[in-house]
RNA sequence: UUAGAGUUUGAUCCUGGCUCAGGAUGAACGCUAGCGGCAGGCUUAACACAUGCAAGUCGAGGGGCAGCGGGGAGGAAGCUUGCUUUCUCCGCCGGCGACCGGCGCACGGGUGAGUAACACGUAUGCAACCUGCCCCUGUCAGGGGGACAACCCGCCGAAAGGCGGGCUAAACCCGCGUACAUGCCACCGGGGCAUCCCGGAGGCAGGAAAGGCUUCGGCCGGACAGGGAUGGGCAUGCGGCGCAUUAGGCAGUAGGCGGGGUAACGGCCCACCUAACCGACGAUGCGUAGGGGUUCUGAGAGGAAGGUCCCCCACACUGGUACUGAGACACGGACCAGACUCCUACGGGAGGCAGCAGUGAGGAAUAUUGGUCAAUGGACGCAAGUCUGAACCAGCCAAGUAGCGUGCAGGAUGACGGCCCUCCGGGUUGUAAACUGCUUUUGGUUGGGAAUAAAAGGGGGCUCGUGAGCCCCGUAUUGUAUGUACCAUCAGAAAAAGGACCGGCUAAUUCCGUGCCAGCAGCCGCGGUAAUACGGAAGGUCCGGGCGUUAUCCGGAUUUAUUGGGUUUAAAGGGAGCGUAGGCCGGCUUUUAAGUCAGCUGUGAAAGUCCGCGGCUCAACCGUGGAAUUGCAGUUGAAACUGGAGGCCUUGAGUGCACACAGGGAUGCCGGAAUUCAUGGUGUAGCGGUGAAAUGCUUAGAUAUCAUGAAGAACUCCGAUCGCGAAGGCAAGUGUCCGGGGUGCAACUGACGCUGAGGCUCGAAAGUGCGGGUAUCAAACAGGAUUAGAUACCCUGGUAGUCCGCACCGUAAACGAUGAAUACUCGUGUCCCGCGAUAUAUUGUGGGACACUUAGCGAAAGCGUUAAGUAUUCCACCUGGGGAGUACGCCGGCAACGGUGAAACUCAAAGGAAUUGACGGGGGCCCGCACAAGCGGAGGAACAUGUGGUUUAAUUCGAUGAUACGCGAGGAACCUUACCCGGGCUUGAAAUGUGCAGGACUCAGGCAGAGACGCCUGUUUCUUCGGACCUGCAUGUAGGUGCUGCAUGGUUGUCGCCAGCUCGUGCCGUGAGGUGUCGGCUUAAGUGCCAUAACGAGCGCAACCCUUCUCCCCGUUUGCCAUCAGUUAAUGCUGGGCACUCCGGGGACACUGCCAUCGUAAGAUGUGAGGAAGGUGGGGAUGACGUCAAAUCAGCACGGCCCUUACGUCCGGGGCUACACACGUGUUACAAUGGGGGGUACAGAGGGCCGCUAUCCCGCGAGGGUGCGCCAAUCCUCAAAACCUCUCUCAGUUCGGACUGGAGUCUGCAACCCGACUCCACGAAGCUGGAUUCGCUAGUAAUCGCGCAUCAGCCAUGGCGCGGUGAAUACGUUCCCGGGCCUUGCACACACCGCCCGUCA
Repeated sequence: UUAGAGUUUGAUCCUGGCUCAGGAUGAACGCUAGCGGCAGGCUUAACACAUGCAAGUCGAGGGGCAGCGGGGAGGAAGCUUGCUUUCUCCGCCGGCGACCGGCGCACGGGUGAGUAACACGUAUGCAACCUGCCCCUGUCAGGGGGACAACCCGCCGAAAGGCGGGCUAAACCCGCGUACAUGCCACCGGGGCAUCCCGGAGGCAGGAAAGGCUUCGGCCGGACAGGGAUGGGCAUGCGGCGCAUUAGGCAGUAGGCGGGGUAACGGCCCACCUAACCGACGAUGCGUAGGGGUUCUGAGAGGAAGGUCCCCCACACUGGUACUGAGACACGGACCAGACUCCUACGGGAGGCAGCAGUGAGGAAUAUUGGUCAAUGGACGCAAGUCUGAACCAGCCAAGUAGCGUGCAGGAUGACGGCCCUCCGGGUUGUAAACUGCUUUUGGUUGGGAAUAAAAGGGGGCUCGUGAGCCCCGUAUUGUAUGUACCAUCAGAAAAAGGACCGGCUAAUUCCGUGCCAGCAGCCGCGGUAAUACGGAAGGUCCGGGCGUUAUCCGGAUUUAUUGGGUUUAAAGGGAGCGUAGGCCGGCUUUUAAGUCAGCUGUGAAAGUCCGCGGCUCAACCGUGGAAUUGCAGUUGAAACUGGAGGCCUUGAGUGCACACAGGGAUGCCGGAAUUCAUGGUGUAGCGGUGAAAUGCUUAGAUAUCAUGAAGAACUCCGAUCGCGAAGGCAAGUGUCCGGGGUGCAACUGACGCUGAGGCUCGAAAGUGCGGGUAUCAAACAGGAUUAGAUACCCUGGUAGUCCGCACCGUAAACGAUGAAUACUCGUGUCCCGCGAUAUAUUGUGGGACACUUAGCGAAAGCGUUAAGUAUUCCACCUGGGGAGUACGCCGGCAACGGUGAAACUCAAAGGAAUUGACGGGGGCCCGCACAAGCGGAGGAACAUGUGGUUUAAUUCGAUGAUACGCGAGGAACCUUACCCGGGCUUGAAAUGUGCAGGACUCAGGCAGAGACGCCUGUUUCUUCGGACCUGCAUGUAGGUGCUGCAUGGUUGUCGCCAGCUCGUGCCGUGAGGUGUCGGCUUAAGUGCCAUAACGAGCGCAACCCUUCUCCCCGUUUGCCAUCAGUUAAUGCUGGGCACUCCGGGGACACUGCCAUCGUAAGAUGUGAGGAAGGUGGGGAUGACGUCAAAUCAGCACGGCCCUUACGUCCGGGGCUACACACGUGUUACAAUGGGGGGUACAGAGGGCCGCUAUCCCGCGAGGGUGCGCCAAUCCUCAAAACCUCUCUCAGUUCGGACUGGAGUCUGCAACCCGACUCCACGAAGCUGGAUUCGCUAGUAAUCGCGCAUCAGCCAUGGCGCGGUGAAUACGUUCCCGGGCCUUGCACACACCGCCCGUCA
């Protein structure tokens, strides 16, 4: 000392990218801004620069005297007669411009262009070097000479500047003497590291000096030599960068000899000689870049950076060159060239801010043309001092960092206001405010404050002493910052808070507005009318003199993995072998000490970092000490491991001998079958081909068949999960040559091994070149089909090719998608090749090929001694998807093409494995009027009805595949009614609270009006005195069939006449999830049985409920009538009875219970028995988890939104009934199984008082009149088909009845739009219906009538019920549709009406 999250999916695990939270910055931008402290401030144009300043100093080196001051002399003026002013002269003095001379100007300051280099860092070396000023030591300074500036004179030039002549000083310059250095010659001594070095003495050559000041004590200088210190120069090891799509570079190149040059070594330069040298451990080239101390980040290892400060380097407009000097190839020096700017008299000149300020330009962006030399430091000087844009300060800037403040305490009716909810009362802002008390930092006022930063130096004195150094004492001067820090005083809460955010990540939510618009967005993603995601508000969260955004770096990212990753399927093993370099390497022993380890020494500058202590009020900041600086070098040791050297060994490896083995390779020979062709024979009309055909072949004789012959290619059976080979690959038989592994023996060598970048070789098929060959097959091509098309699949032909030889190519899903080698790690079974044992059953031991599995591994699938396990070595390869294995470049190739191999741009994924579903023109099993077998329909006609469309003032609205369309509607003439037109009302048509007023309300009549309504007249209360009731006014409520069924409740349809859907616990799986619920049998059924890591349970199924069918018991009249009696024309009509039927209450029965067969069982089967009924007896009610954002805001309810003299409400009229057309559902038909006339039977279930109505009368009839009975097991309503008989005789009819005309009936305020029914007349289409399609499996279909609801009436042929008559067929599950279970595939999950590719727009 190591934190994660979001995002691929319906969900999961993994791989993998993208994104976020953190820190940082010389930053910029937006909003905001009180204070001081400390740090910082052109990252871009090394772009160009106006102006000022940035390097001078020394008169104690010198000649001098332009200017200033003093002095002296002279003249003049004014005059207070010794003062002032002025002129001239004198360098006499202080000084001093310019000049000669010395020192400095090579420092300090700036910048980062260049530089990939000994430039930098670090460690060494120089026996190959220099070093002014400074320090120490020694010696010396003798004697001469000379020039040039200034100055004067003259000349040229616009200027800058230059030239000539003349005078002159010095510490300027030059000789002589004397010294040491240095060079050469030979000698002695010492040392070292190869060349060599040091010391001593001798000879030859050879170059010195300067004085100034003085208080006379001295001080400062000068020359030479040696030493020191400091600063430099050079050389070397190691270290720090990108590209190999840069692989070869190099002629002074590499080295040598000899010279030159330098302070010094050196090809640094030159002549000659040699031909080397560098490079895969990356030369050369290109690109980029100043390096380091350090800075940021990080747990670290690392990664990134190099601004400020320090060290080094490089540069100074660009390029080059040297001079001077101790030092420069010199930022504010020189020369030359170039570009640019400026001046010019056009002849010529001047300049260099990457010094400090400042200007323009560039840019997102970076400050004052400030003060002072007081301090620190530097130059010069003896010093005083002068100079110093170095430096110290100040100014500007939130651009950073640390600190302070914007008040503190009390204060609830929890005020007002805002916002939100709402049941109308709350919540929140919020102790927040007001109000009361207190304090005064900072800022403001007024004062103090020469505080601190400053003491040296200088002068004088004392001690000690040759110089000098040290100590003490006294005195004096100097302050930019600055009237600053700090302290005090006064007033007063007074003058001081914002920014971002609030969907998740990520702390913090509500309302309004908006309505895929406007906008947001770091990623995922928000916004299409209820947005916590946009905009505003309120509230909240985070940070706070700041807060956000953008940019960049590190982190998170173990996402380049040394620490610390991978490669079967996610990206990734080279196609294979041999082998070079390289890397790695068996056992024992001796030695060495390169690596390694330890100690010590030197170094690793300071600053910085960390720790301790201290100073600014704290902190930042600063001072001081320590640690650290992981490094390098030296040195002394150690010797296990790695390496080097020596010796030995045999187990790795190889050799030898023996044995057996194989479809290993190369090359000959040879075989049969088949195919095609040729010839001949037989033979005749077709053959061939396909899903079906056609093209094609065939009377010139095909196909078929027989015989003979020719050719080329391939090798049936054996044959296998088989064998061999490095891979590609290898198969008739046989010969020769070559290669290989295996086993056995243990004779030989003695680590000879493994891997292998480059390299070399091999390398299927296709393809290429040349030459052969060509039977079959067959790209291209042709024709025929198929098709919307068919450049395909199918067919008929057919060329390259397929075959051989030689030579290229060099790629494949070249796959075990799994590199090679070695060692280790449970087992079982099968096969192949050896050797051994044996009792010939077996078994031991090696090598190879498979299958299953343990541990382990793995995301899982799976792998599992032939590893994908455990380890080691070496090689190759990967780092999100697309772009793209593309482009460019290079290499190879005859070409085709191959190898190597990017980027821009774009996406937030792309992917792997597994899971659950859904799906499949996948499979298995099963079911359903699903098909099939049947019966009857629809689709054609007319009409009814609904819908679409159209129309309309309106044709109100909804329902729209199945699952809308005779549906909501089980009754649209008004009403209904929601629509349209017109006329009215506004507390309203209806309900309700409160307040006030009134007495009515109501009823009757009249007038106008289409009516609502308006107007007029009349009539008129109760009371317990509170009021009740009603009306009017006002007000709070109202009202809305207005919108949203995608905000909802409730209800409903459908899948579904299905048999499924789940849970608890356990178990399995990392997990989604699985198991159970699977499997076998069975069932109508997840019904049951058996089996079983499952055991149980729930919702569904079934049963319980209703009805129907049989029987029994009980009970009654309105029902019934067997028996008895009575009566009638007849009749349960009456007495009577309750037996039967019926009614309605209870019960029984049916359970595969019995038998037989099959079966473990469950159960199945049977013309089984019995039974009214037999395997759920029939029918109904009952509808699991869920699906379709299915339907309904217009049944009702309800959130939100909208209207309020109208989107409410009343009324009259109209519309919902329209009509070219299209569709659905029905009715009636097309006829003889029928129509019509006549006759005669038999139901059930219902309904009935504003009702059903008998009977009788009238009417052809609908109906009218009359009216018994019945509030109903009592009365009423009550069949038709059927049956009998007559007629019609196949026709648009005696079928069919639409439409139309006329006449009526009934209901109703009212039948015109727009009712039903009746009668008479008229008599349309239609002669059984295309493609297609619907219902039904038994009391069913078909057919016949009856009833009911709604309702005044009815457009009902609809709906819901009831009974009568009453069939046919089912072989069966191949197919269509729907469904269930299991399984399989999947790139689907909005789930195949999916997904997705290409082209075009």
Small-subunit ribosomal RNA from an uncultured bacterium, 1401 nucleotides, folded computationally.